RNA sequence: AGAGUUUGAUCCUGGCUCAGGAUUAAAGUUGGCGGCGUGCCUAAGGUAUGCAAGUCGAGCGAUUUUUAUUGAUCCGUAAGGUGAUAUAAAAGUAGCGGCGAACGGCUGAGUAACACAUGGGAAUCUCCCUUGAAGUCGAGGAUAGCCCACCGAAAGGUGGAGUAAUCCUGGAUGUGAUCUGCGGAUUAAAGUCGAAAGACGCUUCAAGAUGAGCCUGUGUCCUAUCAGGUAGUUGGCGGGGUAAAUGCCCACCAAGCCUAUGACGGGUAGCUGGUCUGAGAGGAUGACCAGCCAGAAUGGGACUGAGACACGGCCCAUACUCCUACGGGAGGCAGCAAUCAGGAAUUUUCCGCAAUGGACGAAAGUCUGACGGAGCGACGCCGCGUGAAGGAUGAAGGCCCUCGGGUUGUAAACUUCUUUUAUAGGGGAAUAAGUUCUGAAUGUACUCUAUGAAUAAGGUGCUGCAAACUACGUGCCAGAAGCAUCGGUGAUACGUAGGCACCAAACUUUAUCCGGAUUUACUGGGCGUAAAGAGAAGCGUAGGUGUCUGAGUAAGUUCUUCGUUAAAUCUACCGGCUUAACCGGUAAACUGCGGGGAAAACUAUUCAGAUUGAGUUAGCUAGGGGGAGACGGAAUUUCCAGUGUAGCAGUGAAAUGCGUUGAUAUUGGAAAGAACACCAAUGGCGAAGGCAGUCUCCUGGGGCUUAACUGACACUAAGGCUCGAAAGCGUGGGUAGCAAAACGGAUUAGAUACCCGUGUAGUCCACGCUGUAAACAAUCUCUGCUAGUUGUCGGGGUUUGUCUUGUUUUUUCUUCGGAACGGAUAAGAAGACUUCGGUGACGCAGCUAACGCGUUAAGCAGAGCGCCUGGGGAGUACGACCGCAAGGUUAAAACUCAAAGGAAUUGACGGGGACCCGCACAAGCAGUGGAGCGCUUGGUUUAAUUCGAUGCUAAGCGAAGAACCUCACCAGGGCUUGAACUUUAGCUGCAAAUCCCGUGAAAGCGGGAAAUCCUUCGAGGGUGCUAGAGAGGUGCUGCAUGGCUGUCGUCAGCUCGUGUCGUGAGAUGUAGGGUUAAGUCCCGCAACGAGCGCAACCCCUAUCCGAUGUUAAAAUUUCUUCGGAAACUGCCUCGCCAAAACGAGGAGGAAGGUGGGGAUGACGUCUAGUCAUCAUAGCCCUUAUGUCCUGGGCUACACAAGCGCUACAAUGGGUAGUACAAAGGGUUGCCAAACCGCAAGGUGGAGCUAAUCCCAAAAAACUAUCCUCAGUUCAGAUUGUCGGCUGAAAUUCGCCGGCAUGAAGUCGGAAUUGCUAGUAAUCGCAGAUCAGCAUGCUGCGGUGAAUACGUUCUCGGGUCUUGUACACACCGCCUGUCAAGCUACGGAAAUCGGUUUUGCCCGACGGUCCCGCAUAAGCGGGAACUAAGGCAGGGCUGGUAACCAGAGCUAAGUCAUAACAAGGUAGCCGUAGGGGAAUCUGCGGCUG
Repeated sequence: AGAGUUUGAUCCUGGCUCAGGAUUAAAGUUGGCGGCGUGCCUAAGGUAUGCAAGUCGAGCGAUUUUUAUUGAUCCGUAAGGUGAUAUAAAAGUAGCGGCGAACGGCUGAGUAACACAUGGGAAUCUCCCUUGAAGUCGAGGAUAGCCCACCGAAAGGUGGAGUAAUCCUGGAUGUGAUCUGCGGAUUAAAGUCGAAAGACGCUUCAAGAUGAGCCUGUGUCCUAUCAGGUAGUUGGCGGGGUAAAUGCCCACCAAGCCUAUGACGGGUAGCUGGUCUGAGAGGAUGACCAGCCAGAAUGGGACUGAGACACGGCCCAUACUCCUACGGGAGGCAGCAAUCAGGAAUUUUCCGCAAUGGACGAAAGUCUGACGGAGCGACGCCGCGUGAAGGAUGAAGGCCCUCGGGUUGUAAACUUCUUUUAUAGGGGAAUAAGUUCUGAAUGUACUCUAUGAAUAAGGUGCUGCAAACUACGUGCCAGAAGCAUCGGUGAUACGUAGGCACCAAACUUUAUCCGGAUUUACUGGGCGUAAAGAGAAGCGUAGGUGUCUGAGUAAGUUCUUCGUUAAAUCUACCGGCUUAACCGGUAAACUGCGGGGAAAACUAUUCAGAUUGAGUUAGCUAGGGGGAGACGGAAUUUCCAGUGUAGCAGUGAAAUGCGUUGAUAUUGGAAAGAACACCAAUGGCGAAGGCAGUCUCCUGGGGCUUAACUGACACUAAGGCUCGAAAGCGUGGGUAGCAAAACGGAUUAGAUACCCGUGUAGUCCACGCUGUAAACAAUCUCUGCUAGUUGUCGGGGUUUGUCUUGUUUUUUCUUCGGAACGGAUAAGAAGACUUCGGUGACGCAGCUAACGCGUUAAGCAGAGCGCCUGGGGAGUACGACCGCAAGGUUAAAACUCAAAGGAAUUGACGGGGACCCGCACAAGCAGUGGAGCGCUUGGUUUAAUUCGAUGCUAAGCGAAGAACCUCACCAGGGCUUGAACUUUAGCUGCAAAUCCCGUGAAAGCGGGAAAUCCUUCGAGGGUGCUAGAGAGGUGCUGCAUGGCUGUCGUCAGCUCGUGUCGUGAGAUGUAGGGUUAAGUCCCGCAACGAGCGCAACCCCUAUCCGAUGUUAAAAUUUCUUCGGAAACUGCCUCGCCAAAACGAGGAGGAAGGUGGGGAUGACGUCUAGUCAUCAUAGCCCUUAUGUCCUGGGCUACACAAGCGCUACAAUGGGUAGUACAAAGGGUUGCCAAACCGCAAGGUGGAGCUAAUCCCAAAAAACUAUCCUCAGUUCAGAUUGUCGGCUGAAAUUCGCCGGCAUGAAGUCGGAAUUGCUAGUAAUCGCAGAUCAGCAUGCUGCGGUGAAUACGUUCUCGGGUCUUGUACACACCGCCUGUCAAGCUACGGAAAUCGGUUUUGCCCGACGGUCCCGCAUAAGCGGGAACUAAGGCAGGGCUGGUAACCAGAGCUAAGUCAUAACAAGGUAGCCGUAGGGGAAUCUGCGGCUG
């Protein structure tokens, strides 16, 4: 510091996601030690048990025990025992009294508040403590404890008698204090210890310190879908009350007070120092530690006290729990442990007061779950370890492998060494401060010795982001996933293994916060088209901002100083624990607030001026600006009348409709309503909406010019007010035309539409309402600055030249009327230059994602307002306001997606445009489609009908030839290292071969015979058998592949280097003008060149020449073979803009404009075809999916399609005769003559390894003749029978011949194919395959046409351009209803809560007030206030809900096709009506 993800690619906008850090965490797997921290985030839910606040006998009386002394009484002869009483000491006990219990500890429910933070303030109190001053005299009284009696289960209580004090009450004093009418009045005290000194107390006052209370400036979450709130409310006067100011409380008076700078209401929340994050600004947070606040089961209340309205006090009410003898009582862990519950989740019913701190005490001391420690938990941070060195033949095992090896890996083993840790055993602190004593932790830390590598490694990941890859399994399954995505048989993405990567006593996941996110933008964003300028910013309020000069002030501002900003934390340095974490010290910092001082530029403010902003007056001026009234003509329609006759109207074509009762047309007249042609424009006016005949009246605003005046009067503008197209609504008019709805006719699969005919609201007027539009320049208003060019509208200035007109004048001419030229002057016109204001087009700089904007900014700046923050849900729901209604304004969430979007690029496409080409159409010729037959395919059938090819680009295709073989299919019979190949080991013979027999359909199986390679005598090689490697497979995947091939298409295209342009994808080159068959060539050009294609080079052919020359001879010609020449727009004329390229015509020539054919097929497309030619990866089979054999099948047959053959006849058929080719083939071959047969053919065997011989007859043609228009002398299918040939074999299933038979068919519907010249058509010949089989295929020659105006249309293609929501690319994309499932939400009769409020009822405790009882710290009664409760009614809010509505999501449902191309009716916006649905139509608007 960034990265992934929208696209075919690009730039931008914009969201989503990731990498980092953190945590009071939790979960999964794993787990050696120590130090320091930390540990109920949920139920402020309920709690058993124990402990957490007592202390003082030096305040007091009493009492218990012990000890000492005393020693009554009684017993005893005595010793002695007993031990009353008294005194002293020690230790306690309950009570009175004092102090404490208001601290410490816990929690965060409530609280949006002077609660907290920070800074100020005045009207206060303060136990204990410190300082100072004064005092402490003298009386009295009650009561608990104790004793007695009584009640109660208990808790506890009642009565009686008596008693003490630092308990209580008078009296005295009065420094002082309080009050005061200034005379005065009121007001204290306590003792104890000590032999004493003295000490500790006590009372009053003053002061300090500490602590607390109160007021206040500023700051402190979300919500306006909470806009008005408030009656003690705001203020005053007078009282009361408090420690203290105050409506704190009360009576009276006034009507105030708060609020858009957000009152009131709702939701949420303890606040802060700080903590986490961040570069910072910020954002989030408020665990531990520290400060403040609040709370103590819930609600209320006071008492005591210096301090409480009191966690371990009291009273009352409520809920809950416990005890009970049922009468009544007791309780409050949000103290420490612990327990239940809740929850993803959070510890021991531990030790000690040794330290620190606290309460009491004179002290010793007592108490202290504060605290100090230990325990549990990897919960966090930090540290240490799990060994170190050596060790290669790189062991074994695992995994991978190209089988060579690689990797795990110096890793292990093994050798040597060490002992942190561990275990055991010794020693053993500091923490103690206070010379004594005192250690919970603790026999701890630390240390010594011994033992022995001994006790100690896992987790996650490995497609990209993001470090790390292979194998196997799985096969859109199982699964993964943070996002993009992965998985459909070769998954580095799933699962496992090996390897690797990263962290490490942890690792990963989940949750949450900040960051990245400049994605709320103060730092630091935007608004023409991406989300975003409200319809007008017209008027204007608050607010914000505001020209120049001088002076004053000093609020802001700047500087300086002082106070404060608690400590801890953070930062720097130093230091202490072995180090670190952790801890200590010092410094800095705490960016804030407040006080003092200084400055005076800027802002502000006050005063005085100025004129340039703004305004006013005067003059001129343009205009569809607005309102009202009057008038006008053209047109439409209707009515009346005339003329006139059969149609009119309407459409793509029609029909409905109108018309013989006379339409349309035409003439005249009348009526009515609405709108104002031309002028007219890119023009004018207005704030916008909008405004158009003419005239009149009323009226708003603007521009220009010049001078004067006012003197900042200005800009913007939240709320507010006003205006606001069309449609729509209300009332009343009006209604010619047009026209939602409606009706009818068409179109159509349907047509609730487009088209046509009718037609009502409406459109018009008046008065009201509505308040929205693509209300658009999709561009808020104002001000200033920043190149130009060119139009146009309205003013002004200058100017001479021109023109027109008027006046005047000189000169000339004169018909005396006048005319012409010149001068002066005035007005006007059209210009030119210039200036101000408006409105357009281009364009520099600059800006912009690009498109584009560009003095009318989207540039550079300033001021103010409005608005935006991913798409959908949704401008919707709910609420509120407005409206008569329609509806408008304001305006969410759940849920869902990883995109949605803008601009531009390249393609593809268009029922977009332009140009061009092609047997593409047209013009022609011959066909196909109908018939019969052949072949192929589909389908069906079958044991099998093997497989592949399937629009063009499959179908006489693979197959240049299925009777067996082929053969892959089927049935049956066999073989199993195999039919063929390589190799190893073993065995046994033998060369290999061969022969015979049996069985069998054959293959095979079984048996027998025979004895023979070579040799250096070791063996070698071959063969057989057995076993193993491995063979074999026309088995699968052409979507794993190579190779080959088809097609677009022999179409003219496809690219590259460098340069240039563009942020970029890309563009240019290869867009232009001509031209060509051609990206062919020329010109031009930010391009210059080049490559693959085109063309040429190659072959055949047409002409000529040279050479060549055998197979009887010959070769001049024909012919064979070889080589060469010739054609290049070279020449002439004309055309094209100059020229060129090129085109047209001509000459010459065998041939003329690539002469005619062939081969040759660019980058690529179709995931085109082929695993069955071949090759090949992976998978599969291995006594079978291999292999051998026999037979069958590929030849089936209701039917359908394609390609052909033969015909339907006379341009013909039959018969007879006579001609003319080319190119091929031939020894397992072609086969002559001759003979036989009607013929197929047979016999025969000459010749020929071929320019020699043979196949071989060419056929159409021509000549002659018959047939005479018919199912025929056409046609030949089918069938019968007899033959021939090939071949082991002709039945399934070959070809040919003879005789006989003689079907359909008389030129073919819709539709469709080929062909442009030696072509079509027609005629025959040959070859490959092949034993045989040709209507197929490939070649060959013979005869030999017709037509092309032309490019409108069909098909295909090319170039340019345009639109696009397409990119799997129109066979695209995509909208809505309906049907199904799932999800969340809205409404809803109702129902269950929560909260808040109003009125009334009842009213505990309590304090206050009043009354009574005649002393009382009391008793009784009353009043208002008041918690809880009750009744009734509101507000707000939450849960549930039959049913209803829409929304979203979900591979392959239904109906249509609305949108994207002119999307087939251009689309969209507002509004109204209609319709299954998308939508259609009317009116107005926009161009996106």
Molecule: small-subunit ribosomal RNA
Organism: Patescibacteria group bacterium